[in-house]
Context: one part of a larger RNA
RNA sequence: AUUGAACGCUGGCGGCAGGCCUAACACAUGCAAGUCGAACGUGAAAGCUCCUUCGGGAGUGAGUAGAGUGGCGAACGGGUGAGUAACGCGUAGGAAUCUACCCAAAAGUGGGGGACAACCCGGAGAAAUCCGGGCUAAUACCGCAUAUGCCCUACGGGGUAAAGCGGGGGAUCUUUCGAGACCUCGCGCUUUUGGAUGAGCCUGCGUCGGAUUAGUUUGUUGGUGAGGUAACGGCUCACCAAGGCGACGAUCCGUAGCUGGUCUGAGAGGAUGACCAGCCACACUGGGACUGAGACACGGCCCAGACUCCUACGGGAGGCAGCAGUGGGGAAUAUUGGACAAUGGGGGCAACCCUGAUCCAGCCAUGCCGCGUGUGUGAAGAAGGCCUUCGGGUUGUAAAGCACUUUCAGUAGAGAAGAAAAACCUAAGGUUAAUACCCUUGGGUCUUGACGGUAUCUACACAAGAAGCACCGGCUAAUUCCGUGCCAGCAGCCGCGGUAAUACGGAAGGUGCAAGCGUUAAUC
Numbered sequence: 001a002u003u004g005a006a007c008g009c010u011g012g013c014g015g016c017a018g019g020c021c022u023a024a025c026a027c028a029u030g031c032a033a034g035u036c037g038a039a040c041g042u043g044a045a046a047g048c049u050c051c052u053u054c055g056g057g058a059g060u061g062a063g064u065a066g067a068g069u070g071g072c073g074a075a076c077g078g079g080u081g082a083g084u085a086a087c088g089c090g091u092a093g094g095a096a097u098c099u100a101c102c103c104a105a106a107a108g109u110g111g112g113g114g115a116c117a118a119c120c121c122g123g124a125g126a127a128a129u130c131c132g133g134g135c136u137a138a139u140a141c142c143g144c145a146u147a148u149g150c151c152c153u154a155c156g157g158g159g160u161a162a163a164g165c166g167g168g169g170g171a172u173c174u175u176u177c178g179a180g181a182c183c184u185c186g187c188g189c190u191u192u193u194g195g196a197u198g199a200g201c202c203u204g205c206g207u208c209g210g211a212u213u214a215g216u217u218u219g220u221u222g223g224u225g226a227g228g229u230a231a232c233g234g235c236u237c238a239c240c241a242a243g244g245c246g247a248c249g250a251u252c253c254g255u256a257g258c259u260g261g262u263c264u265g266a267g268a269g270g271a272u273g274a275c276c277a278g279c280c281a282c283a284c285u286g287g288g289a290c291u292g293a294g295a296c297a298c299g300g301c302c303c304a305g306a307c308u309c310c311u312a313c314g315g316g317a318g319g320c321a322g323c324a325g326u327g328g329g330g331a332a333u334a335u336u337g338g339a340c341a342a343u344g345g346g347g348g349c350a351a352c353c354c355u356g357a358u359c360c361a362g363c364c365a366u367g368c369c370g371c372g373u374g375u376g377u378g379a380a381g382a383a384g385g386c387c388u389u390c391g392g393g394u395u396g397u398a399a400a401g402c403a404c405u406u407u408c409a410g411u412a413g414a415g416a417a418g419a420a421a422a423a424c425c426u427a428a429g430g431u432u433a434a435u436a437c438c439c440u441u442g443g444g445u446c447u448u449g450a451c452g453g454u455a456u457c458u459a460c461a462c463a464a465g466a467a468g469c470a471c472c473g474g475c476u477a478a479u480u481c482c483g484u485g486c487c488a489g490c491a492g493c494c495g496c497g498g499u500a501a502u503a504c505g506g507a508a509g510g511u512g513c514a515a516g517c518g519u520u521a522a523u524c
Stems, first nucleotide, its partner, number of pairs: 001523003005520005012371006018364002020329001025327003029324003034072003039069002047060005079282003088207007097199002102195008110144001112142002119134006149160004164187006172181003208254003215245003220242008257279004261272004284305005307318004335361001337360003343357001344355004374404004384395004408465001410460005418451001423445008468513005473494003479508005489496002
């Protein structure tokens, strides 16, 4: 000088930060990932209408919406640092790869089929749930056609797609009079190429301690062939060869997430890796794959284990190292709060919904910074305290008194910015057969704030409500008296204390910092 600090005494206000370093110990409860009716069938509940014996029953339609099929998301965001001494991280390079959504471009989007949920019926079970039969839709599933391309090829050829939905519409045609064909626009779908982004892989160098760890390795090292992967490769396998690493420290043991940074220091260096940011690893412990563009998946699945809970004893359920919160551990670390208003994310054409990410509020002097606790005047140098050589000295302009101010806190009133959008109306342009629709830009209208009546401003009244802590032998700024008598005690080092203690305890005075001050711990 510093700290994610703790402890003791004390404590007025505000701003900005920070807040389980220990048990990766166990967790009650609530919330933390949904959304889409413009993919689909359906119509549970609520709403509305009608009936009613007041128990209830019937109808309604895309305005609300349960469960289900389907799509996208759930691999992000959030947490933790157990493991890991490693291509894990950092840095500099590389080639044998994939990449949903997004951007640009090319070519398509034709014609069919059979199911399975939901639902209904029946059965088993305490429950979790499971089984059988029947009906049904789709952007779910499966053939056929086509193939710009793409893949394979022995260069002859072979293989490979798709899905619709919504808005608007003048003629013409069909029509069950609802609409459809048709035209057009938007959103989608399929194939391919390029980009962007993200990810996987390889290599050089760097990356803690121990030699009281000296040898180590059998898929081990290399080759051939095959398999496998998105991709190179002993990645895996068969065969062959016998190699590979090591005092430039292999192997083994211990410790540890790495970095940008942070602290310190003149620097070199040393220590460290809280908060913020990048990468990695993990998700009760161990193992495994499935789905998917992406996981071997924190709030998914299966198996095993430990633990907890329910049970009708047959069987089941669970995983806070998400946000709060509880117990426990500990010197020690906060609210079972508000809101999606902003920023961002997921879904959706959108309206909007979800979001313990986030933004805010609450608690804590934990830290940094700022402000205040009054200002001026005031000598009879008051009283009181303490000391005294008894003359006085000191506390001390300190107080009282007089005059003044009102920051902050208090009360009352006024009151921003954080809000840009979205929606509706409208003008121009684009698109189009079109003045519909839709898109872009401009104008107008109406709104949207958790914080919070917050920041800020004004007024009011009263010095009114606001100072402590450590030290005073030397180092080290600051001394006297009383008590004690090697006792009680102090102490960072030297050392004080055995009857005049500036060193112990108290008082008076002083010194230093100040809403803090000391002590302890830790680093330089």